Description: Predicted 3D model of a 73-nucleotide RNA (transfer RNA) from a Spirochaetaceae bacterium. Its mean pLDDT, the model's own confidence on a scale to 100, is 80. The organism belongs to Spirochaetaceae, within Bacteria. Its Rfam family is "tRNA". By type it is a transfer RNA. It was read from a public genome assembly.
[in-house]
RNA sequence: UCCCCUGUAGCUCAGUCGGUAGAGCAGAUGGCUGUUAACCAUCGGGUCGGCAGUUCGAGUCUGUCCGGGGGAG
Numbered sequence: 001u002c003c004c005c006u007g008u009a010g011c012u013c014a015g016u017c018g019g020u021a022g023a024g025c026a027g028a029u030g031g032c033u034g035u036u037a038a039c040c041a042u043c044g045g046g047u048c049g050g051c052a053g054u055u056c057g058a059g060u061c062u063g064u065c066c067g068g069g070g071g072a073g
Base pairs, nucleotide, nucleotide: 001072002071003070004069005068006067007066010025011024012023013022019056027043028042029041030040031039049065050064051063052062053061
């Protein structure tokens, strides 16, 4: 310098053919228990790496930049 993969909740990850973003774990509250743990119920938490573009509409498509991983020279 070039090529590929990847970036979504505190963490690990889903998200189809573009149609208003979810799970598990963690956290909070309540129940249960002599207490803790476990278990059960409920709740909060994101504008999807940044900036532009396309579109009625973008996590998803396009361009560029940034971070991480791998490869070529």